Predicted 3D model of a 120-nucleotide RNA (FMN riboswitch aptamer (RFN element)) from uncultured Acutalibacter sp.
Lineage of the source: Bacteria > Bacillati > Clostridia > Acutalibacteraceae > Acutalibacter.
Its mean pLDDT, the model's own confidence on a scale to 100, is 83.
The RNAcentral record of the sequence draws on MGnify.
Rfam family: FMN riboswitch aptamer (RFN element). Rfam links the family to the GO term FMN binding.
[in-house]
RNA sequence: AUCUUCGGGGCAAGGUGAAAAUCCUUACCGGCAGUAAAAGUCUGCGAACGAAAGCUUUUUUGCUUUCGCCGAACCGGUGAAAUUCCGGUACCGACGGUGACAGUCCGGAUGAAAGAAGAU
Numbered sequence: 001a002u003c004u005u006c007g008g009g010g011c012a013a014g015g016u017g018a019a020a021a022u023c024c025u026u027a028c029c030g031g032c033a034g035u036a037a038a039a040g041u042c043u044g045c046g047a048a049c050g051a052a053a054g055c056u057u058u059u060u061u062g063c064u065u066u067c068g069c070c071g072a073a074c075c076g077g078u079g080a081a082a083u084u085c086c087g088g089u090a091c092c093g094a095c096g097g098u099g100a101c102a103g104u105c106c107g108g109a110u111g112a113a114a115g116a117a118g119a120u
Stems, first nucleotide, its partner, number of pairs: 001120006013025003027104002029093002031045004040091002049068007073089005095107003
């Protein structure tokens, strides 16, 4: 450098109601790289969402680039070192859909991607 493969988890139980996996009690989940030692909450990245420009398309649309946007943690302990481990108590979660408001259901998505591994 080229190619191949991989690359996101989660509402059990109960309550109200005509209707809720969406509300309430409670339960459950945690992408990638980094870091003096392991991170949803530190740093950065990706996804998602918005805009502009370019290319493409009869149109719809699709693609690329750039810019914007982008949630949330403290206390104690151990230690040479931890906002990462242990203990405790908290907090956070795109867009569209839906008989009723969604981190967990359905959909874009059998997609894309941060990246990881392998082959030549």